[in-house]
Predicted 3D model of a 408-nucleotide RNA (Bacterial RNase P class A) from a Pseudomonadota bacterium. RNAcentral holds the sequence, with entries from ENA. Taxonomically the source falls in Pseudomonadota (Bacteria, Pseudomonadati). It is recorded under the gene name rnpB. Model confidence (mean pLDDT): 76 of 100.
RNA sequence: CAGGUCGGUUGGGCGAUCGCGGUGUUUUACCACCGAGGAAAGUCCGCACUCCAUAGAGCGCGAUGCCGGGCAACACCCGGGGUGGGGUAACCUGCCGGAUCGGGCCACAGAAACAAACCGCCGAGGGAAUGGUUCUCCAUUCCAGGCAAGGGUGAAAAGGUGGUGUAAGAGACCCCCGGCGCGUAUGGUAACAUGCGCGGCCAGGCAACCCCCAUCGGGAGCAAGGCCAAACAGAGACAAAAGCCCAAAGGCGGGAGGCUGCUCGUCUCCUAUGUGGUUUCACCCAGUGGAACCACUGAAGUCUCGGGUAGGCCGCUAGAGCGGCAUGGAAACAUGUCGCGCAGAUAGAUGAUCGCCAGGGCGGCAUGAACCGCCCCACAGAAUGCGGCUUAUAAACCGGCCUGAGUG
Numbered sequence: 001c002a003g004g005u006c007g008g009u010u011g012g013g014c015g016a017u018c019g020c021g022g023u024g025u026u027u028u029a030c031c032a033c034c035g036a037g038g039a040a041a042g043u044c045c046g047c048a049c050u051c052c053a054u055a056g057a058g059c060g061c062g063a064u065g066c067c068g069g070g071c072a073a074c075a076c077c078c079g080g081g082g083u084g085g086g087g088u089a090a091c092c093u094g095c096c097g098g099a100u101c102g103g104g105c106c107a108c109a110g111a112a113a114c115a116a117a118c119c120g121c122c123g124a125g126g127g128a129a130u131g132g133u134u135c136u137c138c139a140u141u142c143c144a145g146g147c148a149a150g151g152g153u154g155a156a157a158a159g160g161u162g163g164u165g166u167a168a169g170a171g172a173c174c175c176c177c178g179g180c181g182c183g184u185a186u187g188g189u190a191a192c193a194u195g196c197g198c199g200g201c202c203a204g205g206c207a208a209c210c211c212c213c214a215u216c217g218g219g220a221g222c223a224a225g226g227c228c229a230a231a232c233a234g235a236g237a238c239a240a241a242a243g244c245c246c247a248a249a250g251g252c253g254g255g256a257g258g259c260u261g262c263u264c265g266u267c268u269c270c271u272a273u274g275u276g277g278u279u280u281c282a283c284c285c286a287g288u289g290g291a292a293c294c295a296c297u298g299a300a301g302u303c304u305c306g307g308g309u310a311g312g313c314c315g316c317u318a319g320a321g322c323g324g325c326a327u328g329g330a331a332a333c334a335u336g337u338c339g340c341g342c343a344g345a346u347a348g349a350u351g352a353u354c355g356c357c358a359g360g361g362c363g364g365c366a367u368g369a370a371c372c373g374c375c376c377c378a379c380a381g382a383a384u385g386c387g388g389c390u391u392a393u394a395a396a397c398c399g400g401c402c403u404g405a406g407u408g
Base pairs, nucleotide, nucleotide: 001404002403003402004401005400006399007398008397009396010395012357013356014355015354016353017352018351020035021034022033023032024031037379041390042389044388045387046386047385048384049221050220051219052218061217062216063215064214065213066080067079068078069077070076081096082095083094084093085092086091097212098211102210103209104206105205106204118151119150120147121146122145126143127142128141129140130139131138132137159177160176162174163173164172178202179201180199181198182197183196184195185194186193187192225314226313227312228311234305235304236303237302238301243252244251245250253271254270255269256268257267258266259265274296275295276294277293278292279291280290281289282288283287321340322339323338324337325336326335327334328333359376360375361374362373363372364371
C1' cells in the first nucleotide's frame, strides 16, 4: 500500500421567519427556557409497578437444559468445554440432559429399518430319489436345516483388518486399531482433558413426536389502578298558590327558587278541565249545574343522597438514571467519587420555508490539486418505565488482528 476480518463511535452544524406541545404562571397575551431514537420499530423474552386471586401439598400445563461467572431478572451478557462445517489465515458458523422405563416414527428403494435373509454360501450330521459298486461306501440332484463372508437397495443394514476355526460361517476365538462402559491417577472450581488397568460390552437413527429427569413459573395488564365529578334516569326533602281577562297566542295577579350579607331589581319555573266533603242557590226535583268554604293530592323548580357516564386530575416520568475519573476483575460487571438535569402529548406537539458552512457523487478536464455548475444527504417517529434480543439504516470515522506485495 492492497485485500480481508472483528469490535466500537457518529448519524450533519450555525442562523433567520412563521407555527405546535410543556414549564415558569396565575385567565389570556408577551417574554424566557425545554421539546424523539439508536433503533422510539417488532412486541419475542425478563423485570419494576398496579389490581385480582391465594392455608399446605400434589396433579396438570408452560418454559429452560454442557460448565463457571455476571445481573433485579432472563431464553440476555462474559469466559471456558465438547463435537461438526467453511476459510491460506485472522475469524465465522451449526449443535449440546436422557435412545438401557415405555410407546411411536424412519419417505423412495429394498427381502428386511431392528434382532432381517432376496441373490448367495454350505448342506458335515438328518431325510428322499437316481447312478456307480462287493453289503456298510461314494457321487449327483432335491428337502428339512445351518450361515451372514460376498453381491444388491438405501441417508442409514448390526465395529474395521488379518488370522485361527468350520460343512459353510460368524467377536465364536486371537493380535492390532476404533468405540462404549467401569475403576484409578494427574491437571482443572467445573464441564472436561490426558495416562494406566479391566470388561467382547460392540443391538442403527429421531426426544423441535409422546415420554422420563432436573430447575423455574399464580392471573391480568397504565384501556393497570386511584381521586373528583356535569347532563339524563333513580331515591328523599321543601312549602304555597287551585285566580281573572281571553277563540288562541298572550297579559294581569299570586307563589317557589337562583343571583346578593339584606332590600330592590332581574332570571328560571309553577299556578291541572284534579279528588273528596259541607253549606247554599237555580231548574223539568231523577239528578245536573253554579258559588263559597274545608281537606287531600299535586307537576315543574330548588336542595340532598347513592352508584357513577361524559369530562377532568393523579399514576407520569429522578430512574436497576446518564457522563467523566479512579480502583478490583481476563471479561461481562461491581464499588467509590465528581458532575449533569434529560420530552411528557391524549387523537396524540416535536413541523415548514430559506441562507451559509460541512460530507458524498457526477461533469467542465487526459491525471492530481484548486475553482465552477448540477444533484444527493439514510432507516425511521415517544405514549407507564427499565434491561435484553431481533429487524431496518445513506454516509463518515476510530482501533485490534490476518494474508499478500513493495521499500528501508